């Protein structure tokens, strides 16, 4: 330098054919217990890596860039 894959909540990751952004764990509150652990209920937390384009509508499609992984040279 080139090919391919990945980037979504604090962490690990889903997200179908473009149509309300989610799960588990964690955090906080309530509950249950004399108390702890376990259990039950609820809440907060997101510029979807960055910038542009297409579209009525983009996490999703297109282009460029940045970061990580991998292969080739």
């Nucleotide at each position: 330098g080139g090919g391919c894959c990945c980037g979504u909540a604090g962490c690990u990751c889903a997200g179908u054919u473009g149509g309300c952004a989610g799960a588990g764990c964690g955090u906080c509150c309530c509950u249950a217990u004399g108390g702890c652990a376990u259990g039950g209920g609820g809440a907060a937390g997101g510029u979807c890596g960055c910038g542009g384009g297409u579209u009525c509508a983009a996490g999703u499609c297109c282009c460029g860039c940045c970061g990580g992984g991998u292969c080739c040279a």
Molecule: transfer RNA
Organism: Patescibacteria group bacterium